[in-house]
RNA sequence: GGUGGAGUGGCCGAGUGGUUAGGCGGAGGUCUGCAAAACCUCAAACGACGGUUCGAAUCCGUCCUCACACCU
Numbered sequence: 001g002g003u004g005g006a007g008u009g010g011c012c013g014a015g016u017g018g019u020u021a022g023g024c025g026g027a028g029g030u031c032u033g034c035a036a037a038a039c040c041u042c043a044a045a046c047g048a049c050g051g052u053u054c055g056a057a058u059c060c061g062u063c064c065u066c067a068c069a070c071c072u
Base pairs, nucleotide, nucleotide: 001071002070003069004068005066006065007064010024011023012022018054026042027041028040029039030038047063048062049061050060051059
């Protein structure tokens, strides 16, 4: 340098066109003599910019990033 893959809350990780799972962590509450545990509730994300579409995390283009793979 080329080809492919990946990029989603603080962290991990599902979701491949229709109101975005789950876990850990955080905040509040119930419970408790106080805690812990347990249970309930809440906040929080789709790498950037364009395009297609009634509708995009998802499809297309360009770009960025990667102690990911392969080729040279």